[in-house]
About this RNA
A computed fold for a 105-nucleotide RNA from Chryseobacterium sp. SC28, annotated as SAM riboswitch aptamer (S box leader). The prediction has a mean pLDDT of 86. Its Rfam family is "SAM riboswitch aptamer (S box leader)". From the family's description: The SAM riboswitch is found upstream of a number of genes which code for proteins involved in methionine or cysteine biosynthesis in Gram-positive bacteria.
RNA sequence: AUGUUAUCGAGAAAGGUGGAGAGAUUAGACUCUGAGAAACCUUGGCAACCCUUCGGAAACGAAGAAGGUGCUAAAUUCUAUCCGCUCUGGCGGAAAAGAUAACCC
Numbered sequence: 001a002u003g004u005u006a007u008c009g010a011g012a013a014a015g016g017u018g019g020a021g022a023g024a025u026u027a028g029a030c031u032c033u034g035a036g037a038a039a040c041c042u043u044g045g046c047a048a049c050c051c052u053u054c055g056g057a058a059a060c061g062a063a064g065a066a067g068g069u070g071c072u073a074a075a076u077u078c079u080a081u082c083c084g085c086u087c088u089g090g091c092g093g094a095a096a097a098g099a100u101a102a103c104c105c
Stems, first nucleotide, its partner, number of pairs: 003103006013043005021032003026080004044072003049068002051064005076097001081094005
């Protein structure tokens, strides 16, 4: 890489370097950005997947945060395919794609 399972409307920013883009991809919309984008570094933080402790036969529940990840604008920013509803503006559900974790290999 591939596959399996789970989750994805909550939460959490400052500084330094950098110097024009960024929000995964394609298209559209919308948004962020010289009052400084991406990227990298430092420190902090959030969360609780792995993890630790306790209870439990288990499922699972409660507490925790040293360690491994992850994350730290906007719902995975929204739409795209299918289904249902509709006051035709949209609304709800499912899928696809994607992200993250654990396992697999």